[in-house]
A computed fold for a 91-nucleotide RNA from Sulfurovum sp., annotated as TPP riboswitch aptamer (THI element). The sequence was found by an Rfam model in a public genome assembly. Of the family's consensus pairs, 95% are formed in the model.
RNA backbone atom coordinates (compact mmCIF):
# COMPACT_ATOMS: atom_id res chain seq x y z
C1' N A 1 0.00 0.00 0.00
C1' N A 2 -5.35 -1.71 -3.45
C1' N A 3 -1.97 -6.12 2.07
C1' N A 4 -2.38 -12.73 5.28
C1' N A 5 -4.32 -14.97 9.69
C1' N A 6 -6.20 -13.13 14.25
C1' N A 7 -9.17 -9.42 17.30
C1' N A 8 -12.21 -4.39 17.45
C1' N A 9 -15.66 -1.04 16.29
C1' N A 10 -19.89 0.29 13.48
C1' N A 11 -23.56 -1.04 9.87
C1' N A 12 -25.94 -5.12 7.66
C1' N A 13 -28.21 -10.13 6.40
C1' N A 14 -31.68 -14.43 8.86
C1' N A 15 -34.83 -18.11 10.68
C1' N A 16 -40.15 -19.11 14.88
C1' N A 17 -40.59 -26.54 11.92
C1' N A 18 -43.16 -31.34 14.74
C1' N A 19 -46.12 -34.22 18.67
C1' N A 20 -49.06 -34.53 22.75
C1' N A 21 -52.91 -35.35 27.90
C1' N A 22 -51.36 -28.39 25.45
C1' N A 23 -50.72 -21.09 30.89
C1' N A 24 -47.22 -26.99 30.12
C1' N A 25 -44.30 -31.53 28.18
C1' N A 26 -41.45 -34.07 24.30
C1' N A 27 -38.22 -34.44 19.38
C1' N A 28 -34.17 -31.55 15.99
C1' N A 29 -31.15 -27.52 16.58
C1' N A 30 -26.67 -22.01 18.07
C1' N A 31 -31.11 -20.41 17.36
C1' N A 32 -38.07 -23.25 17.26
C1' N A 33 -39.90 -16.06 19.77
C1' N A 34 -35.07 -16.02 22.43
C1' N A 35 -35.30 -9.48 20.14
C1' N A 36 -29.44 -6.39 25.46
C1' N A 37 -30.13 -13.85 22.32
C1' N A 38 -28.50 -17.03 18.57
C1' N A 39 -26.30 -17.43 13.58
C1' N A 40 -24.47 -15.33 9.27
C1' N A 41 -21.79 -10.63 5.86
C1' N A 42 -18.77 -12.38 -0.85
C1' N A 43 -13.14 -17.51 -0.42
C1' N A 44 -20.58 -15.87 1.31
C1' N A 45 -24.46 -23.82 2.50
C1' N A 46 -26.75 -17.94 8.26
C1' N A 47 -31.09 -18.25 5.35
C1' N A 48 -34.51 -18.12 1.00
C1' N A 49 -36.01 -20.83 -4.13
C1' N A 50 -36.25 -25.23 -6.87
C1' N A 51 -40.07 -28.23 -3.11
C1' N A 52 -46.96 -30.51 -2.37
C1' N A 53 -39.07 -32.85 -5.09
C1' N A 54 -36.28 -38.15 -4.09
C1' N A 55 -34.55 -41.63 -1.20
C1' N A 56 -34.09 -43.54 4.21
C1' N A 57 -35.50 -42.79 8.69
C1' N A 58 -39.41 -41.01 12.81
C1' N A 59 -44.67 -40.64 17.35
C1' N A 60 -43.93 -37.03 13.97
C1' N A 61 -41.38 -33.09 11.03
C1' N A 62 -38.56 -28.27 6.90
C1' N A 63 -35.13 -35.42 11.32
C1' N A 64 -30.95 -37.03 8.28
C1' N A 65 -28.80 -37.67 3.12
C1' N A 66 -29.62 -36.55 -1.79
C1' N A 67 -30.36 -32.08 -5.02
C1' N A 68 -25.89 -28.69 -4.64
C1' N A 69 -19.45 -26.93 -8.48
C1' N A 70 -27.80 -25.08 -9.02
C1' N A 71 -30.30 -20.29 -8.58
C1' N A 72 -30.36 -15.83 -5.20
C1' N A 73 -28.15 -14.10 -1.31
C1' N A 74 -26.04 -8.87 3.53
C1' N A 75 -19.33 -4.77 4.46
C1' N A 76 -17.00 -0.89 5.60
C1' N A 77 -13.25 1.31 8.88
C1' N A 78 -9.65 0.47 12.24
C1' N A 79 -6.10 -2.27 15.44
C1' N A 80 -2.79 -5.67 13.82
C1' N A 81 1.84 -7.82 11.59
C1' N A 82 3.28 -9.45 6.32
C1' N A 83 5.00 -8.46 1.19
C1' N A 84 7.93 -5.02 -1.67
C1' N A 85 10.98 -0.67 -1.19
C1' N A 86 14.39 2.93 0.50
C1' N A 87 17.75 4.52 4.74
C1' N A 88 21.31 3.18 8.63
C1' N A 89 24.60 0.34 11.39
C1' N A 90 27.59 -4.19 11.69
C1' N A 91 30.26 -8.37 9.02
RNA sequence: AUCAAACUCUCGGGGUGCUCUAUGAGCUGAGAUACCACCCGCAGAACUUGACCCGGGCAAUGCCGGCGUAAGGAAGAGUGGUACUGCAUAU
The coordinates come from a structure-prediction model, not an experiment, and the mean pLDDT is 76. The organism belongs to Sulfurovum, within Bacteria.